[in-house]
This is a predicted structure of a 1512-nucleotide RNA (small-subunit ribosomal RNA) from an uncultured bacterium.
């Protein structure tokens, strides 16, 4: 820096990634070289070889060789050379390994040693005289299996022991000088006493002794520094100190005796866990963090434990003794051993090499030297373990080859890549030459290595990981929540850039990935550099100890601080520069660095210290007023309840409604009296007091604190405060008290249940006293103190002033608003959450869990302290937009209400579910499926079922061959498809066209699947008034504003206002129709007026009137038709309103405020419907899921539902007569008049492709008659008989007619639907589909109402606002028990293992001490003996071992407790909205469970009202 909590946002916060590193390991792969590195595990066990020897110039022997001499020929002697078992010397304390132990003066750093040592080395001084006694080797004998001895005898020394000597040294004693740090140190001279020596060599020389000094290396002591745990708080008897002995190289309780009672510890003793420490290394900007492998320094260890000896040095890796375990040998009596040296083996493990070469170099030991030894070391081998370097070719080369992958079939990619041409030869291979490393005579393991040269060939040499985002890199196929992937988020349920494979691409490259670990990113422990109102986090409150911090001015000091100089801070490492390997890695040289510590010299501002002052901080005294501050005692009235008495009578009480309960034994009500306990109305307030909890009638007593004033006194006396102490609502104990209230409990209700909410009762408790507890949402969720930083307003307690109903000012308190500032935002804002300082407390992802264990406290309940395993990728805060609420406000709608008529009951029609069936094809399923797709299933349709058939197919395109057909008629078989015949039957320019048949292959075909892959179309919210954008502004941002507000409207319609100004899609209008008028036109429409003719009839009779009959001429006035216009716009008046929009009323008008109706459906929602209208991706079938045929089915029927029709009758039925429409349809059609039939209809065929003719009769209605309230003259189902029509065909399964039959039904429960005017209701007419079939659907007109107070309620919608734990959006979210599986964990009768200590017993080796008897060469002694020593024995100490009681840690355990996790289990519904009883906190109690209830508290509660305050 990024990813990840959300619909989106900001913040908090965790998880994860990109980087670097490694003694690594694993997977795949692997050409070369250089330099490094290589048992991190079992400090497990070790076969075999080697790793420490050397010196003959210390010594005596022994052996060998050569030469000389002698010889008794056995041999001997001499000289030289070589070898060396033993004695002796030096070295085996170095070098090499390992990290078990160790939390310690072990390490690092700086000091001290006046408290010490130092072999070999260097310097200086002095010396080395003269004696003695042994002993190994060796010889002989002997024990034993061996290891190993034993006895006797011989011998030497640079082995051992006296004596002499003593410059100097050591000790004692007394004296003087100088110095220091207390003991002391040093110099000087005196007396007494004490201690030395070694030789060897031809020589040079070397070695020896003593003393002093140096160098080197050590010992001891001290300051400071570096792990974790307080769920380890007290530890300590040699412990702390003293005195005196001892001991050591040396100080010291180091050890011992005695005396005293100290010493350490919150600045973390003791205990437990872990660990070698450092230079350094890795990381990091740094500060830090992690680490201590290789290299270097120190320490510790050497099978485990103990011990000493020798020595200059050890308590000794390749020495000794003892004990334990283990292994080996054994003749069973005894012995031997120690790879954490180099190789190597087994074992463990994810894992770590050769039983190599050489002392050539560097270094070490011995030696005079030659030289010997050296698994130190130098090299080689193995290992991609790491770092570094090189290579696997370079240039050209487009027909963009082939192949492969993909494709929209055109292409594209691989890709200049290859092929091909030219060139080069690093590496490897071959051949030739061939080092440096040796200073310094010989001598080179490495090594025929590095390096150089030559020839020849592109020949022999590339993999690994990744490609959804982070993160560079994409397509195809396979798979189908499977297989699998995954670092986090997350992919996979049929189109996967995320799995597997392929092509392509990206990255790195002899490696690449993965895993593990560390640092980083992580400011995620914050010193640099974080926080705590609400995210995790302020202790419930005060007092106060230690500690931390501290006012003004002066002087001194110099601990902190600052500066200079000096020492040290090893080397390596790191940085810079230079150089050497061809470069690099690597190596060398020089410089820097080493931030530290110490010493020394200075400075004096600040901090500290000391001294002496000051008054402003703090306090005291004085004068005042305010107050529910505290404790105790007393008093008061109202109310409640109980009791007594009176009056009085049937109810009271309680609730949403009831019931339990009380009451005729007299309640409730009412009057009077008595008693008891508890609490103190009004005042009362944003008010007052108190540290907090908390405090409220009145009076008295005692008492704490704050405030104001004035400025007398003290003189920094202050602030904070870990531990500590005290207080601390509710709760507990004991004893009182007990009116009311009231957990538990009981009863009644409610409910599916109701362990609740509601009701009636009711016990602890609530009250008092004395104790205990110590917790609360103990909250301002805000620690205490001090200072500073705009204002305004209100209130409370004081003071001062003035111009005094009031105002100004000041100190203390309590609120609100608000600027700067701050904050993630909300907000805070002089009462800070601002700016600073000081001190304390607390936080570090969620869950597990405030749980377990341990400890402390408590009578108990429990409190305090307080984890881990495991699990998740979040949990969370604030704000935003929505959605939702059994939240609020406003508004609308046939939403309710007011009405009218229905449905639900009956019969029938129709659709659906269900059932049935061979099939009852499929779809539609709340509103928004159900007279829906279907505007019409007898066959067809038809998709379903049965049976019979076909397979390039019923249908399309393409190829070949054959034929002349196809088609129509007809015959036979068959149910038919089909098959077999017969008859008729093409065009032509003669090429062919066209058609059929046969064949082969591509393909056809599918109403098969997926509407959750899609297009298109449609429904719905909803004809609801909304949905957005640009620019600007505000906000960190999501977003807001605009679009909200005040009015108004049918409307986001319009007006006004406003940080908004504009715009778009919607609304409205434009369109159609209808209502009025004008004008134009006038056939097939119309006929007012005009006219004519014919016929008929009547009469008033040359005629008139009427009819046929608007039939005709004519006309276009009217009606009508259909073109064009007009008209309506709140235009006018009045009123209201803001002078607006607009509303109301009025005028005029055919129509008045969108006149009525229609078409028109914003952004979007529902994975809404449809793959069966159509189209279409993918999948599936291909002699069948395709196609054809016949028959059946879709029409079934116990039942349930929806939608309708007809009714139940008199506002009616029936009969007769008479009227008035509109809109349509018609040629395979409508079909008139006429005739026949009771009728359906038939015969026949005028007219009409229609303002002409026909369907066509409109019906309700009106008039007259009849019926008389009944299952009827209502109703017509069902059934019988006979018919009509359509049609190949009415059996399953059509419609209609006539006659006969005459069912249910008498107005329909709960519930529910439609409709606000030409509407409902009622009446008929037409059309589409259609051969036929409508109660359905779509249209048309006729007759023609009632009601709307109003918006409380139901439903739906819109706007504003509020709450939210919802966002798949309440059909949401979510809690607990129970059941199941798995996981980790607590308890647990116990069992078992280990660790460290304690007490006692035993007591090895060994040091020390003692010691009778025993033994003994050196010295003394003539001798006896002495001195001294040794073995033995004893004692103190003492390892291992044994016993015992406890502590701690681990493992395990029947059973048991809770916890966590787990697509679809059970039970309820606790929480989120007022979550349907507001929630939550503490506590008590009860209940299957969430939970309920009581008491006290909080707002982190919605809504309404009131009060108060604030703003304008």
């Nucleotide at each position: 820096g990024a990813g990840u909590u959300u619909g989106a946002u900001c913040c908090u916060g965790g998880c994860u990634c990109a980087g670097g590193a490694u003694g690594a390991a694993c997977g795949c792969u692997g050409g070369c070289g250089g330099c490094a590195c290589g048992c991190u595990u079992a400090a497990c066990a070790c076969a075999u070889g080697c790793a420490a020897g050397u010196c003959g110039a210390g010594c005596g022997g022994a052996g060998a060789a050569c030469a000389g001499g002698c010889u008794u020929c056995g041999g001997c002697c001499u000289a030289u050379u070589c070898u060396u078992a033993g004695c002796g010397g030096c070295g085996g304390a170095c070098g090499g390994g390992u990290g078990a132990g160790u939390a310690a003066c072990a390490c690092g750093u700086g000091g001290g040693u006046a408290a010490c040592c130092u072999a070999c080395c260097c310097c200086a001084u002095a010396c080395a005289g003269g004696g003695g006694g042994a002993u190994a080797a060796c010889g002989u004998a002997u024990a034993g299996a061996a290891a190993u001895g034993u006895a006797c005898g011989c011998u030497a020394a640079u082995a051992c022991c006296g004596c002499a000597u003593a410059a100097g040294c050591c000790a004692a004693c007394a004296g003087g000088g100088a110095g220091g740090c207390a003991u002391c140190u040093u110099c000087u001279g005196g007396u007494u006493g004490g201690a030395a020596a070694a030789g060897c060599g031809c020589u040079a020389g070397u070695g020896g002794u003593a003393u002093g000094g140096g160098a080197u290396g050590g010992g001891c002591c001290c300051g400071c520094g570096a792990c974790u745990g307080a769920u380890u708080a007290g530890c300590u008897a040699g412990u702390u100190g003293g005195u005196g002995a001892g001991g050591u190289a040396a100080g010291a309780g180091c050890c011992c005796a005695c005396c005293a009672a100290g010493g350490c510890a919150a600045c973390g003793a003791u205990c437990a866990g872990u660990a070698g420490c450092c230079g350094g290394u890795c990381u990091g900007a740094g500060a830090g963090g992690a680490u201590g492998g290789a290299c270097g320094g120190c320490c510790a260890c050497a099978u485990u434990g103990g011990g000493a000896c020798u020595g200059a040095g050890a308590c000794a890796c390749g020495g000794c003794c003892c004990a334990g375990a283990c292994u080996c040998c054994u003749a069973c009596g005894g012995g031997a051993g120690g790879c954490a040296g180099c190789a190597g083996u087994g074992g463990g493990g994810a894992a770590u090499a050769u039983u190599g070469c050489a002392c050539a170099a560097u270094g070490g030991g011995g030696g005079g030297a030659a030289c010997c030894c050296u698994g130190a070391u130098g090299c080689a081998g193995c290992g991609a373990u790491g770092c570094c370097g090189c290579g696997u070719g370079a240039a050209g080369g487009a027909a963009g080859a082939a192949g492969u992958a993909u494709u929209u079939c055109g292409g594209u990619a691989u890709g200049u890549a290859a092929a091909c041409u030219u060139c080069u030869a690093u590496c490897a291979g071959c051949a030739g030459g061939g080092a440096a490393g040796a200073a310094g005579a010989c001598a080179g393991a490495c090594a025929g290595u590095a390096c150089c040269u030559g020839a020849a060939u592109a020949a022999g040499c590339a993999g690994c990981c990744c490609c959804g985002g982070c993160u560079a890199a994409c397509u195809a196929c396979g798979u189908g929540c499977c297989a699998g992937c995954a670092g986090c988020c997350g992919c996979g349920g049929u189109a996967a850039u995320a799995c597997g494979u392929a092509g392509g691409g990206g990255g790195c490259a002899a490696g690449c990935g993965u895993u593990a670990u560390c640092c980083g990113g992580a400011a995620u422990u914050a010193c640099u550099g974080g926080g705590u109102g609400u995210a995790a986090a302020g202790g419930g409150u005060g007092c106060g100890u230690a500690g931390g911090c501290g006012g003004c001015a002066c002087a001194c000091u110099a601990a902190g601080u600052c500066a200079g100089c000096u020492g040290u801070g090893a080397a390596a490492c790191c940085c810079c520069g230079u150089g050497g390997c061809u470069c690099a890695a690597c190596c060398a040289c020089g410089g820097g660095c080493u931030u530290g510590c110490a010493g020394u010299u200075g400075a004096a501002a600040c901090u500290g210290g000391u001294g002496a002052g000051c008054u402003u901080g703090a306090g005291u005294a004085c004068a005042g007023g305010a107050g529910g501050g505290g404790a105790a005692a007393g008093c008061g009235g109202a109310a409640u309840u109980a009791c007594u008495a009176g009056u009085g009578u049937a109810g009271c009480g309680g609730u949403g409604a009831a019931a339990u309960g009380c009451g005729u034994a007299g309640a409730u009500a009412u009057u009077a009296g008595u008693a008891a306990g508890a609490a103190c109305a009004c005042c009362g307030g944003a008010g007052g007091c108190g540290a907090a909890g908390g405090c409220g009638g009145c009076u008295u007593u005692c008492u704490g604190g704050a405030c104001u004033g004035a400025a007398a006194c003290u003189g920094a006396c202050g602030c904070u405060g870990a531990g500590g102490c005290a207080c601390g609502a509710a709760g507990c104990g004991u004893g009182g008290g007990g009116a009311g209230c009231a957990a538990a409990c009981a009863g009644g209700a409610u409910u599916a249940g109701a362990u609740a909410c509601c009701c009636u009762g009711g016990u602890a408790g609530u009250c008092c006293a004395c104790g205990c507890u110590g917790u609360a949402a103990a909250c301002g969720a805000u620690g205490a103190a001090u200072g500073c930083u705009a204002g305004g307003u209100a209130u409370u307690g004081g003071g001062g002033g003035a111009a005094u109903a009031u105002c100004c000012u000041u100190c203390g308190g309590u609120g609100c608003c608000g600027c700067a500032g701050u904050u993630a935002a909300c907000g805070c804002a002089a009462u800070a959450a601002g700016c600073a300082u000081u001190c304390c407390a607390c936080c570090u992802g969620g869950g597990g869990a405030g749980u377990a264990c341990g400890a402390u406290c408590g009578c108990a309940a429990g409190a305090u302290u307080g984890a881990a395993a495991c699990u998740c990728a979040a949990a969370g805060g604030a704000a935003u937009u929505g959605a939702c609420g059994g939240g609020g406000c406003c508004c609308c709608g046939c939403a309710c209400a007011a009405g009218c008529g229905g449905u639900g009951g009956a019969g029938c029609a129709u659709g659906u579910g269900g059932u049935u069936u061979a099939a009852u094809u499929c779809g539609a399923u709340g509103c928004a499926a159900c007279g829906c797709g279907a505007a019409g299933a007898a066959c067809c349709u038809u998709a379903c079922c049965a049976a019979g058939u076909c397979u390039u197919g019923a249908c399309a395109u393409a190829c070949c061959a054959u034929u002349g057909a196809a088609u129509a008629g007809u015959a036979u078989a068959g149910a038919g498809a089909u098959a077999u015949g017969c008859u008729a039957g093409u065009c032509u320019u003669c090429g062919g066209a066209c058609a059929a048949u046969g064949g082969a292959u591509a393909c056809a075909g599918g109403u098969g699947g997926u509407g959750c892959a899609u297009g298109g179309u449609u429904g719905u919210c909803g004809u609801c008034a909304g949905c957005u954008c640009g620019u600007g502004u505000c906000g960190u941002g999501a977003g807001a504003u605009g679009u909200u507000g005040g009015g108004u409207u049918a409307a986001g319609u319009c007006c006004c206002g406003c940080a908004a100004c504009g715009a778009g899609c919607g609304c409205a209008a434009c369109c159609c129709u209808u209502a009025u008028g004008u004008u134009c036109a006038g056939u097939a429409g119309c006929c007012a007026g005009c006219a004519a003719a014919a016929c008929a009839g009547a009469c008033u009779a040359u005629g008139u009137c009427u009819g046929u009959a608007g039939g005709u001429g004519g006309g276009c006035a009217c009606u009508c038709u259909g073109g064009a216009c007009a008209g309506a716009c709140u235009g006018c008046c009045g009123u209201g309103g803001a002078c607006a929009a607009c509303a109301c009323g009025g005028a005029g008008g055919a129509a008045g405020g969108u006149g009525g109706g229609g078409a028109u459906g914003a952004c979007g929602u529902c994975a809404a419907a449809u793959c069966a209208u159509c189209a279409u991706g993918c999948c599936c079938c291909u002699u069948a899921u395709g196609a054809c045929u016949u028959g059946g089915g879709c029409u079934a029927c116990a039942c349930a539902c929806g939608u309708g029709c007809u009714a139940c009758a008199a506002u009616g039925g029936c009969c007769g007569g008479c009227a008035c429409a509109a809109a349509g349809a018609g040629a395979g059609g409508c079909g008139a008049g006429u005739c026949c039939g009771c009728g359906a209809g038939g015969a026949g065929g005028a007219g009409c492709g229609a303002a002409g003719c026909u369907c066509a009769a409109a019906a309700a209605g009106c008039c007259g008659g009849u019926c008389c309230c009944a299952g009827u003259u209502c109703g017509g189902a069902u059934u019988g008989u006979a018919g009509u029509c359509u049609g190949c065909a009415a059996c399953c399964c059509g419609a209609c007619u006539a006659c006969a039959u005459g069912a249910a039904g008498c107005u329909g429960g709960a519930a529910u639907c439609g409709c606000u005017a030409g509407u409902a209701a009622u009446c008929g007419c037409a059309g589409a589909u259609c051969a036929g079939c409508a109660u359905g659907c779509u249209g048309c007109g006729g007759u023609g109402a009632a009601u709307a107070c109003g918006u409380u309620c139901c439903c739906g919608g819109g706007g504003c606002u509020u709450g939210u734990a919802c966002a798949c959006a309440c059909c949401g979210c979510c809690c607990g028990u129970c059941a199941a599986a798995c996981c980790a964990u607590g308890g647990g009768a116990g069992u078992u293992u280990g660790u460290a200590g304690c007490a006692c017993c035993c007591g090895a080796a060994g040091c020390c001490a003692g010691u009778g008897g025993c033994c003994u060469a050196a010295c003394c002694g003539c001798g006896a003996g002495g001195g001294a020593g040794g073995a033995g024995c004893u004692g103190u100490c003492g390892a291992a071992g044994g016993u015992g009681a406890g502590a701690c840690a681990g493992a395990u355990a029947a059973c048991u407790g809770g916890g966590g996790u787990u697509a679809a289990g059970u039970u309820g519904u606790a929480a989120c909205a007022a979550g349907g009883u507001a929630g939550c906190c503490g506590u008590a109690u009860c209940g299957g469970a969430a939970g309920g209830u009581g008491c006290g508290g909080c707002u982190g509660g919605a809504u309404c009202a009131c009060c108060u305050c604030c703003u304008u």
About this RNA:
RNAcentral holds the sequence, with entries from ENA, Greengenes and SILVA. The coordinates come from a structure-prediction model, not an experiment, and the mean pLDDT is 83.